Annotation
Small-subunit ribosomal RNA from Flammeovirgaceae bacterium GY-1, 1414 nucleotides, folded computationally.

RNA sequence: GAUUCGGCAGCUAUAAUGCAGUCGAGGGGCAGCAUUUACUUCGGUAAGAUGGCGACCGGCGCACGGGUGCGUAACGCGUAUGCAACUUACCCUGUACAGGGGGAUAGCCCGGGGAAACCCGGAUUAAUACCCCAUGGUAAUAUUGAAUGGCAUCAUUUAAUAUUUAAAGUUUUAACGGUACAGGAUGGGCAUGCGUCCCAUUAGUUAGUUGGUGAGGUAACGGCUCACCAAGGCGAUGAUGGGUAGGGGUUCUGAGAGGAUGAUCCCCCACACUGGUACUGAGACACGGACCAGACUCCUACGGGAGGCAGCAGUAGGGAAUAUUGGUCAAUGGGCGAGAGCCUGAACCAGCCAUGCCGCGUGCAGGAAGACGGCCUUAUGGGUUGUAAACUGCUUUUCUACGGGAAGAAAAGACCUAUGCGUAGGGCAUUGACGGUACCGUAGGAAUAAGCACCGGCUAACUCCGUGCCAGCAGCCGCGGUAAUACGGAGGGUGCAAGCGUUGUCCGGAUUUAUUGGGUUUAAAGGGUGCGUAGGCGGCUUUAUAAGUCAGUGGUGAAAAGCUACAGCUCAACUGUAGUCGUGCCAUUGAAACUGUAGAGCUUGAGUAUAUUUGAGGUAGGCGGAAUUUAUGGUGUAGCGGUGAAAUGCAUAGAUACCAUAAAGAACACCGAUAGCGUAGGCAGCUUACUAAGAUAUAACUGACGCUGAGGCACGAAAGCGUGGGGAGCGAACAGGAUUAGAUACCCUGGUAGUCCACGCCGUAAACGAUGAUUACUCGGUUUUGGUCCGUUAGGAUCAGAGCCCAAGCGAAAGCGAUAAGUAAUCCACCUGGGGAGUACGCUCGCAAGAGUGAAACUCAAAGGAAUUGACGGGGGUCCGCACAAGCGGUGGAGCAUGUGGUUUAAUUCGAUGAUACGCGAGGAACCUUACCUGGGCUCGAAUGGUACAGGACAGGAUCAGAGAUGAUCCCUCCUUCGGGCUUGUAUCAAGGUGCUGCAUGGCUGUCGUCAGCUCGUGCCGUGAGGUGUUGGGUUAAGUCCCGCAACGAGCGCAACCCCUACACUUAGUUGCCAGCACAUAAUGGUGGGGACUCUAAGUGGACUGCCCGCGCAAGCGGAGAGGAAGGUGGGGACGACGUCAAGUCAUCAUGGCCCUUACGCCCAGGGCUACACACGUGCUACAAUGGUGCAUACAGCGGGUAGCGAGCUAGUAAUAGUCAGCCAAUCUCGAAAAGUGCAUCUCAGUUCGGAUUGUGGUCUGCAACUCGACCACAUGAAGUUGGAAUCGCUAGUAAUCGCGCAUCAGCAAUGGCGCGGUGAAUACGUUCCCGGACCUUGUACACACCGCCCGUCAAGCCAUGGGAGUCGGGAGGACCUGAAGACGGUUGCCGCAAGGCGCUGUUUAUGUAUCCG
Repeated sequence: GAUUCGGCAGCUAUAAUGCAGUCGAGGGGCAGCAUUUACUUCGGUAAGAUGGCGACCGGCGCACGGGUGCGUAACGCGUAUGCAACUUACCCUGUACAGGGGGAUAGCCCGGGGAAACCCGGAUUAAUACCCCAUGGUAAUAUUGAAUGGCAUCAUUUAAUAUUUAAAGUUUUAACGGUACAGGAUGGGCAUGCGUCCCAUUAGUUAGUUGGUGAGGUAACGGCUCACCAAGGCGAUGAUGGGUAGGGGUUCUGAGAGGAUGAUCCCCCACACUGGUACUGAGACACGGACCAGACUCCUACGGGAGGCAGCAGUAGGGAAUAUUGGUCAAUGGGCGAGAGCCUGAACCAGCCAUGCCGCGUGCAGGAAGACGGCCUUAUGGGUUGUAAACUGCUUUUCUACGGGAAGAAAAGACCUAUGCGUAGGGCAUUGACGGUACCGUAGGAAUAAGCACCGGCUAACUCCGUGCCAGCAGCCGCGGUAAUACGGAGGGUGCAAGCGUUGUCCGGAUUUAUUGGGUUUAAAGGGUGCGUAGGCGGCUUUAUAAGUCAGUGGUGAAAAGCUACAGCUCAACUGUAGUCGUGCCAUUGAAACUGUAGAGCUUGAGUAUAUUUGAGGUAGGCGGAAUUUAUGGUGUAGCGGUGAAAUGCAUAGAUACCAUAAAGAACACCGAUAGCGUAGGCAGCUUACUAAGAUAUAACUGACGCUGAGGCACGAAAGCGUGGGGAGCGAACAGGAUUAGAUACCCUGGUAGUCCACGCCGUAAACGAUGAUUACUCGGUUUUGGUCCGUUAGGAUCAGAGCCCAAGCGAAAGCGAUAAGUAAUCCACCUGGGGAGUACGCUCGCAAGAGUGAAACUCAAAGGAAUUGACGGGGGUCCGCACAAGCGGUGGAGCAUGUGGUUUAAUUCGAUGAUACGCGAGGAACCUUACCUGGGCUCGAAUGGUACAGGACAGGAUCAGAGAUGAUCCCUCCUUCGGGCUUGUAUCAAGGUGCUGCAUGGCUGUCGUCAGCUCGUGCCGUGAGGUGUUGGGUUAAGUCCCGCAACGAGCGCAACCCCUACACUUAGUUGCCAGCACAUAAUGGUGGGGACUCUAAGUGGACUGCCCGCGCAAGCGGAGAGGAAGGUGGGGACGACGUCAAGUCAUCAUGGCCCUUACGCCCAGGGCUACACACGUGCUACAAUGGUGCAUACAGCGGGUAGCGAGCUAGUAAUAGUCAGCCAAUCUCGAAAAGUGCAUCUCAGUUCGGAUUGUGGUCUGCAACUCGACCACAUGAAGUUGGAAUCGCUAGUAAUCGCGCAUCAGCAAUGGCGCGGUGAAUACGUUCCCGGACCUUGUACACACCGCCCGUCAAGCCAUGGGAGUCGGGAGGACCUGAAGACGGUUGCCGCAAGGCGCUGUUUAUGUAUCCG
């Protein structure tokens, strides 16, 4: 979701209700209806007389049609044949016939029983019902003979003999019907070949079983049944058993081969409540018939009865789910009938359902102010929805109304004509459920008509808002943790469309079961090895054959479906006609290459022979030496042994060690190998015997004898098992000692089985070359074993082995490469995602251990191979760094300063957090700063710009209130070139935010790291990721340079270029300097002068391994080399590659998004950022004599200064104050440098060390020093006597130590930061180790990359599976008991003339019961 058309389909089990023959032209008859006649009391009664006909006898039908798919793995189905082994009612054809007779029975009538269903008795009656006799053949049966034919029995034709069996009538006289036989047609029955699902964890099965003889039975063959005889039959080409299932034509899919399927329609089969059984009949073992048993339902008077929708409708239940208790026999078809006709839920129609297929529409054209609205946006604007709408014009399929209106119908029948019969022709009349439907016409009017899914990729289609790992989505990958094209909504879009999505199923993609069309070294996959059965495959020549093969022809392969063409419904779906297809099967004719079969040959495959030869090949015996252990004897003394270090252990009862002798068992050093032999496992002292094998040579013999090999058989390491021996060493278990957190281990001391032998089991291994066997072919090099040949040696050739490297080729790559993983052939074995699991169950084997065979449930989205780049390693190699080591000084202990954590608080604003936060942002928090807290205020706002309007002020001063902001009052009040400027107020447009997100960002920064790396172009290599270059050999501080090289070049980094510093020169000479000259002073470059010097500040030079020697190919290195101020980047700075840490910063600044807007904005006062049980970082000062104190005294550099630096003088103990020169600075000033030096004192003490803390009094800055400043003076005088574990810095003008300056700044919490100079060391053997880093290489199951990954146990709950004392249910087989109906027999009883029946009885059988197996 407006409507239409055509075709189709439409649950299961049980059951209420409705819907189901015909013939009177077979019969007796006549209930009910109608007619007629008669009678009538007008109510009716009578008459089968007529139309007709309930019930009954009889005939035909009911075996068709319709339904369903339980069963069935089967001759059930399909296909092709056969019946010489059969049947067929009705129909067609032909021949012949139909004579005579008889007795019953239903109905009707009477009586009886029963609730009913129904039953019983008596009397009487008919037939196309039944029976008897006759006739009879081309019928049947039996016997005999002949001919022809075939397919074994035999078939056909014919002759003879014997025996047996038929009939029905109706009647309008024209027909129909009846009987027998033969033939046809149709339908059926039986048999056979081939095909027809899964399981071998079903391997043996079968007693009527297989066959024979005979009999019975059947329509017919047959173990179909029975008696007897024989012992067969089936089976690895899968019997038997189990599971599942109706089969086919077809249908869906697929390029095909296939895979799946069996709705509708057609054919076949099976079934009809479940099981069994027969009867009738032409046909049934019968859906709407019968009998019996069972379950269930119903009726009942309790005695007994009735029933079967898997027919059409329909009902309840079940279910995700499937329709009307409709119309008509008009057509088609069926049954009966002479026919009219009757019956027909077959059928034809209608109804319901978008369930599917097909067709049709829901308008068409114009129309830009590109409307309103919506949505988006970079927002005064634009985009999109969108010509879409409105509006104008047009059309009318459809719709509504009215009107018209089909085809489907042909007739049959009766009549007429023709006709011998079929039959043909003619006119007449009648028949439509659908349906007043399809269709047509007229009128009206855009009028009646659009949804669903999707929009991250696959896959066509994108934005906003909401949400914030929530809610949710999801077919796979995967989305969602504050900017979601993936969730939800919206706008827009895309795809289909009266439908659209979801779910389920099947095929495809999937070459992912591989015939077409795969594989097995390492991804899953070669059997441990051999022998060998069946099977498969097989050398050369030739003859025959024709099974396979190929070709032709014939039959069949139903129709429908499919395909092609045409045609009919307006089109299409649909339907019809014609053609084709149906790849198959059967038969027949031919061909003869190949395969097969049979025959004849051959020698090259295979085997044999002879000769030579090889070897740890096997079995048995004998012998040998070394070593070990033990025993005995001797020598000898305190330890031995063992380990990383030890201990257990042994030893003064004499060990270990050494010597001698003896015994025992096991194994065989050197040779020895990259070697040899064997089928594999495996085989090693020497020797003997027996035995097997290979190779070579010869080409003598056989003549395809061959290859592979499912099952089978044999062999088969170690361990293990059984019996009996043996036992030196070693050595599971076990014991002890160590190690360790533990140590049921690794290490040590012991030690039992075992290891050894004989016999018997086991039957497995990473039984590996992770590579099955055989055969053929395919470029080279090199080594080696055995043999033969050639050659003087060297060496070469060839056959058979054993290795390495490689061409082609192959391979995903690694790699393989005549010993293939190459190219081909044959045979076998095995694989099909990971886990579960080589587990469970079953079976077989085994003494056992266990082995062999070998699943599923469940679960995951991967598991895996090879290679690549990184990262990592308690892997390897090389190298570097204050990384270690060698040194010097610290930190960690004390007090204080400062930062952080924590705690506290109204607030203690915020940020920074391993290295790379913590004297960090902050280069300076009393107010301000200030972001925080409390309180008081403002709302276009504290600041800036624009526009409009209004004004002339604003500012300033004064007073008052108030903490102040602020408010109130008063005074004073513009400029102008007249355009305006300036300013105030109001309105308005832009405010403002140190609010959030550094994980949305820019910029800036830290760190690895001043480490030497990071890349690119082109080329080359690789399927590719990627590699090469950049690796290698040297060298360097350096990817610095050199050499080599499939690389050649280049870029960012390194270095250099820049600045400071060290030397010299040139130039210049004030404010700097003063050697010489001069002046002046108590003294001073103070002055004239000077440029020499110092210095200042501009330039230039200088250093480059340039020179020499040695080494080296070179680069370069060494030489305390020369020269030089400086020597090998002289020292220092600036400078930081590609990138890493989602490192830091939204609070410097900028900025997307979000958030606040009388507040998260703005103003003000006060407070806080300075808190304080505590913990940490960074520092300062110390603990003292290399020192403290006092006095005296010497020498810097970088810098700063006018709201400033401030000389000098005065006051004060001092901080400082007053006064006042000079200086905008090489001029004046800060300014005293301090360590140092000299003298004096202190004398080891918590001190003359140390200075915290506290008190008092002051100074200065500043509106203001309470919270909360610095400084001065006096007084006070804490801890601390060199610092545990641990840890930091530094390699030379460095560390250490000493002071000075500056920024910020009113002042200062500065001991901080940044600079400056003074004094000025020690040590580095070296690279094993710790840390960090670089390069090469190696392993990897890591890749958010070792701070990785990952294994096992366990609590609780849940899921799936195995076992389990048992319990319950279902199925199947065997044996036994019972034994209905029926069938087949028997029968001496009874009935009947007979046919036969009744009764009794035997066999068999459904069901049921119990037991066993299971």
Rfam family: Bacterial small subunit ribosomal RNA.